[in-house]
Context: one part of a larger RNA
RNA sequence: CUGGGCGUAAAGCGCGCGUAGGCGGCUUGGUCAGUUGGGUGUGAAAGCCCCGGGCUCAACCUGGGAACUGCAUUCAAUACUGCCAAGCUAGAGUAUAGGAGAGGGCUGUGGAAUUCCAUGUGUAGCGGUGAAAUGCGUAGAUAUGUGGAGGAACAUCAGUGGCGAAGGCGGCAGCCUGGCCUAAUACUGACGCUGAGGUGCGAAAGCGUGGGGAGCAAACAGGAUUAGAUACCCUGGUAGUCCACGCCGUAAACGAUGGAUACUAGUUGUUGGGAUUUAUCUCAGUGACUAAGCGAAAGUGAUAAGUAUCCCACCUGGGGAGUACGGUCGCAAGACUGAAACUC
Numbered sequence: 001c002u003g004g005g006c007g008u009a010a011a012g013c014g015c016g017c018g019u020a021g022g023c024g025g026c027u028u029g030g031u032c033a034g035u036u037g038g039g040u041g042u043g044a045a046a047g048c049c050c051c052g053g054g055c056u057c058a059a060c061c062u063g064g065g066a067a068c069u070g071c072a073u074u075c076a077a078u079a080c081u082g083c084c085a086a087g088c089u090a091g092a093g094u095a096u097a098g099g100a101g102a103g104g105g106c107u108g109u110g111g112a113a114u115u116c117c118a119u120g121u122g123u124a125g126c127g128g129u130g131a132a133a134u135g136c137g138u139a140g141a142u143a144u145g146u147g148g149a150g151g152a153a154c155a156u157c158a159g160u161g162g163c164g165a166a167g168g169c170g171g172c173a174g175c176c177u178g179g180c181c182u183a184a185u186a187c188u189g190a191c192g193c194u195g196a197g198g199u200g201c202g203a204a205a206g207c208g209u210g211g212g213g214a215g216c217a218a219a220c221a222g223g224a225u226u227a228g229a230u231a232c233c234c235u236g237g238u239a240g241u242c243c244a245c246g247c248c249g250u251a252a253a254c255g256a257u258g259g260a261u262a263c264u265a266g267u268u269g270u271u272g273g274g275a276u277u278u279a280u281c282u283c284a285g286u287g288a289c290u291a292a293g294c295g296a297a298a299g300u301g302a303u304a305a306g307u308a309u310c311c312c313a314c315c316u317g318g319g320g321a322g323u324a325c326g327g328u329c330g331c332a333a334g335a336c337u338g339a340a341a342c343u344c
Base pairs, nucleotide, nucleotide: 004315005314008297012312014201015200016199017198021194022193023192025088026087027086028085029084030083031082033081034080035077036076037075038074039073040072041071042070049065050064051063052062053061054060091191092188093187094186095185096183097182098181099180103177104176105175106174107173108172109171110154115149116148117147118146119145120144121143125136126135162169163168206247207246208245209244210243211242215241216240220236221235222234223233258311259310260309261308262307263306266289267288268287269286270285271284272283273282274281275280293300294299317344318343319342326337327336328335329334
């Protein structure tokens, strides 16, 4: 290289956009580069292979043939691919009218609750646990009423409901803004798919600067438990959690399932459109059960792990090891790339 794989055995990049490249709808004509057939030249000898011959055989030597699957050139074929030209509308897109939505950004605003402060009532406990203690409280706590401050999160609605490429998104209102779905026409006319590099987004934690800080809470302190208890439980409590800007770039970033297109029985629920004779039908999602098939099995089964085509990523025994070294990136933490000896 051929070949085999990638949900759970090793293996789908966390997710987009997109460069090169690869691949690419229907019709007609041209060309003949790829492709196919024939001819000619060449493809040294030796060797390999086949048929003979010579050393008593063999190795060895030797004659002839075949082969040398290639290259060049020429003649021809024209289905397919390429290229050129012209056209088409089924892919893709644009316009029009509707529609749903926690999609994103900014600003404002609301109520419940916790905490704190002030004050009224009120008196000896409160709190916490398996049981306690630390802790709080006669300097008046807990409880309860009123007023105020501040931060964070939005109960019910709420749903295998919705939206988003993924991460993710949930009080209400306004402004700005992305995508999606449906219907009926009109238009453009292959404008498409994938995507090495590249580039952007990317939970939580963490980092930098400046704010903020109610609750919660790594670290830390104390009380318990225990043989011990650097824990589980309790009382406190700082970073952090929040905001702005800038980094980090990782997760069981999971459907452990890359993207696109086409095809292959049904049944049932649900979300948003449309049609309707209100029986139902249809489009786009989202669930359950199953046919064929697939699968080692469990399972999967039109949202495929089925049948196919195209493109990309990745895998090749376990440990050593996602380590060392080098490089790139980062303020750092570290990330990415990524071995070997040795060993079983």
Molecule: small-subunit ribosomal RNA, central domain
Organism: uncultured marine bacterium